[in-house]
Context: one part of a larger RNA
RNA sequence: UUGGGCGUAAAGAGCUCGUAGGCGGUUUGUUGCGUCGGCCGUGAAAACUUCACGCUUAACGUGGAGCCUGCGGUCGAUACGGGCAGACUUGAGUUCGGCAGGGGAGACUGGAAUUCCUGGUGUAGCGGUGAAAUGCGCAGAUAUCAGGAGGAACACCGGUGGCGAAGGCGGGUCUCUGGGCCGAUACUGACGCUGAGGAGCGAAAGCGUGGGGAGCGAACAGGAUUAGAUACCCUGGUAGUCCACGCCGUAAACGGUGGGUGCUAGGUGUGGGGGGCUUCCACGUCCUCCGUGCCGCAGCUAACGCAUUAAGCACCCCGCCUGGGGAGUACGGCCGCAAGGCUAAAACUC
Numbered sequence: 001u002u003g004g005g006c007g008u009a010a011a012g013a014g015c016u017c018g019u020a021g022g023c024g025g026u027u028u029g030u031u032g033c034g035u036c037g038g039c040c041g042u043g044a045a046a047a048c049u050u051c052a053c054g055c056u057u058a059a060c061g062u063g064g065a066g067c068c069u070g071c072g073g074u075c076g077a078u079a080c081g082g083g084c085a086g087a088c089u090u091g092a093g094u095u096c097g098g099c100a101g102g103g104g105a106g107a108c109u110g111g112a113a114u115u116c117c118u119g120g121u122g123u124a125g126c127g128g129u130g131a132a133a134u135g136c137g138c139a140g141a142u143a144u145c146a147g148g149a150g151g152a153a154c155a156c157c158g159g160u161g162g163c164g165a166a167g168g169c170g171g172g173u174c175u176c177u178g179g180g181c182c183g184a185u186a187c188u189g190a191c192g193c194u195g196a197g198g199a200g201c202g203a204a205a206g207c208g209u210g211g212g213g214a215g216c217g218a219a220c221a222g223g224a225u226u227a228g229a230u231a232c233c234c235u236g237g238u239a240g241u242c243c244a245c246g247c248c249g250u251a252a253a254c255g256g257u258g259g260g261u262g263c264u265a266g267g268u269g270u271g272g273g274g275g276g277c278u279u280c281c282a283c284g285u286c287c288u289c290c291g292u293g294c295c296g297c298a299g300c301u302a303a304c305g306c307a308u309u310a311a312g313c314a315c316c317c318c319g320c321c322u323g324g325g326g327a328g329u330a331c332g333g334c335c336g337c338a339a340g341g342c343u344a345a346a347a348c349u350c
Base pairs, nucleotide, nucleotide: 004321005320006319007304008303012318014201015200016199017198021194022193023192025088026087027086028085029084030083031082033081034080035077036076037075038074039073040072041071042070048066049065050064051063052062053061054060091191092188093187094186095184096183097182098181099180103177104176105175106174107173108172109171110154115149116148117147118146119145120144121143125136126135162169163168206247207246208245209244210243211242215241216240220236221235222234223233258317259316260315261314262313263312266295267294268293269292270291271290272289273288274287275286276285277284299306300305323350324349325348332343333342334341335340
């Protein structure tokens, strides 16, 4: 390479947008590029295959045919694919009417709690643990009451419940803003899917500059434990955690499951919408679309399990895998302030 694969064995890029490219709905006409057929030319010889013949046989040799799967020309076919021209509405989008939501950004604001400060009451302990000690306290702590300061996070509601492409998002109000779903069916008329490169977004930690700092708390110090204890436990505690702006670009970034479309039994819960029946209403019940769970048939699977939210049946496009270690390392390149990231081997060894 052919082929086979990617939930857990090696393997889905963290996510989205999108360039090139690949692929692409129904229908009419046209063209005849792909495609198919006939004929002509060419496709050196040798080799190879085959038939016949020649050396006593064979190897070897000679002749004929095939092969050279191709290319060019010419005549023709037009189903399918392509080009061109036209039409269509089911794919896609727009419009109108509703709906739900911790989707995003900014500003303002609330209460509980912790800590600290001031004052009152009050007196000898508090704290902490398996037990203690370090620590705090007669310079009045702990406890309790009142007042004040400041920072961070938002109990209950809260839910295999909602929203978002992913990361992620939760007190309240206002402003700005993205997407989705349902119903109607007025409009555009294939405008679509995927997406190498590329661009943007991207938890935590970390970095730069400036602020902020209540609680927590790497490092660090002390007290214990222990044979030791550079730990687990305790008392403290710096960076950090928070804000603004700029970097970093990683993760068990996980559903360990790329995206799109269609098809293939059901049952049951839950969130959002629409409709029918019933009804004074709340409700109840049935149908339907979208989301999110559980159970389960066929089928699939090495098994576990998956099963209309597929890991089933198919098609289109991208990414990735090819024994373990060496190694996600070295070298080179690109990026970064750095930490490091991305790309990515080999010797050797089992």

The part of an RNA shown here (small-subunit ribosomal RNA, central domain) has 350 nucleotides and comes from Saccharothrix sp. ABH26. The RNAcentral record of the full RNA draws on ENA and SILVA. Model confidence (mean pLDDT): 89 of 100. Its Rfam family is "Bacterial small subunit ribosomal RNA".